[in-house]
Context: one part of a larger RNA
RNA sequence: GGAUGAACGCUAGCGGCAGGCCUAACACAUGCAAGUCGAGGGGCAUCGAGGAGUAGCAAUACUCUGUCGGCGACCGGCGCACGGGUGCGUAACGCGUAUGCGACCUACCUAUAACAGGGAGAUAACCCAGAGAAAUUUGGACUAAUAUCCCAUAUUAUUAUUUAGUUGCAUGAUUAGAUAAUGAAAGACGCGAGUUGGUUAUAGAUGGGCAUGCGUGACAUUAGCUAGUUGGUAAGGUAACGGCUUACCAAGGCAACGAUGUCUAGGGGAACUGAGAGGUUAAUCCCCCACACUGGUACUGAGACACGGACCAGACUCCUACGGGAGGCAGCAGUGAGGAAUAUUGGUCAAUGGUCGGAAGACUGAACCAGCCAUGCCGCGUGAAGGAAGAAUGUCCUAUGGAUUGUAAACUUCUUUUGUAAGGGAGCAAUAAGUCUCAUGCGUGAGAUGAUGAGAGUACCUUACGAAUAAGCAUCGGCUAACUCCGUGCCAGCAGCCGCGGUAAUACGGAGGAUGCGAGCGUUAUCC
Repeated sequence: GGAUGAACGCUAGCGGCAGGCCUAACACAUGCAAGUCGAGGGGCAUCGAGGAGUAGCAAUACUCUGUCGGCGACCGGCGCACGGGUGCGUAACGCGUAUGCGACCUACCUAUAACAGGGAGAUAACCCAGAGAAAUUUGGACUAAUAUCCCAUAUUAUUAUUUAGUUGCAUGAUUAGAUAAUGAAAGACGCGAGUUGGUUAUAGAUGGGCAUGCGUGACAUUAGCUAGUUGGUAAGGUAACGGCUUACCAAGGCAACGAUGUCUAGGGGAACUGAGAGGUUAAUCCCCCACACUGGUACUGAGACACGGACCAGACUCCUACGGGAGGCAGCAGUGAGGAAUAUUGGUCAAUGGUCGGAAGACUGAACCAGCCAUGCCGCGUGAAGGAAGAAUGUCCUAUGGAUUGUAAACUUCUUUUGUAAGGGAGCAAUAAGUCUCAUGCGUGAGAUGAUGAGAGUACCUUACGAAUAAGCAUCGGCUAACUCCGUGCCAGCAGCCGCGGUAAUACGGAGGAUGCGAGCGUUAUCC
């Protein structure tokens, strides 16, 4: 000199863009953060409509009725493994890079081919009866399905046997067959045409899993480490290879090219600095990994050993009728605590994206916005031109005078960024349903028309007014740009280093003046 997720002191007009618990992975009140589908199902608690009945002259009131719209709870499907957070652990195939899988899986999506015949038994809700303070739960009876089960059918699926080729560095791979065995399915909507869903198989796409080469901290004041340890055979297990697991056999395996141990640490793209080499860092954004009160376990599922799922143990907090129960902010806000220190218990689904749905739409603290903070970067302003009696005040001096403050002010003319007031006023919106037209064998496609804006009456524009609303901070001995006077008298104090101060201090304190930067300026901390 540059840099910072900074903090502190003094000061502060505005805007744009960014950033904002680095400390206690400390504890958490409250609200919200994952639902959706009635075009799978039985139904009908609630709302609306219709129908029927009763009362009444009528309005209307009450009762009944799943008949219709719709729909709480329930069964069922898909989602909840994404998105969001944090950096505890991890010196590791965790990450980075380059390869391999002839050792693997992949819901939804795309393409292609084929198929969907017949039957059965349950169960929740509802109803009845109970237990309990509650959380919750027990028994009986009834019923449905795209829930569950059985039979049939079966290819390029799986398994076994087998024939003929092709091919690879190897275990082997692959093509065309033969025989046998095994394994499927579901309907719904629509007047209909048809649409959508279901099953099997192959291929793709996407996402993952596994293995390997190389690279990836400190300490030798850590020198030996290892018994599923190293290898083999067999079996089990897995989507898959493998001591992954088990039995048996052998005695191996790693290490001064640093094993083992201890300490520290998420890794990378990148960022800062530097001429570079290098050094340092790992906030924001992106990729990967790990974790979800602590430890362990599996279940479901295409996918989890699952942040807002389950079970067990533990610590902690809460409720209790003392018998027993409930909870997990390292989601968004917010609270306490810790700390030098870090924000609102805000708005909206308008856009982008996600889940569900045929769609309408619902949900979405993802996201988009707004609020707070000079935390940073960038931009603008605090006026411009003229104006010498070089005014007055202040300060200084060699003092009837001069110098400086200083074109500075006053004064004259001008402008209006900004400000205040008034008026107008966006882009972000692309389309959806529907309607019309055209093309098309259908599906469908194209064009036109056609709702929807949180931010926000914001940005921006116009007009009026009036220099009006807006400057500080640090320094002035040398390094280092900038000097005098007064006070103090080794005191009070300053100080980054050298060093100032003991009566003429350009070094302390004040004043005048000056210098530097400027809505900032200094100090502290850290890196180069």
Molecule: small-subunit ribosomal RNA, 5' domain
Organism: uncultured bacterium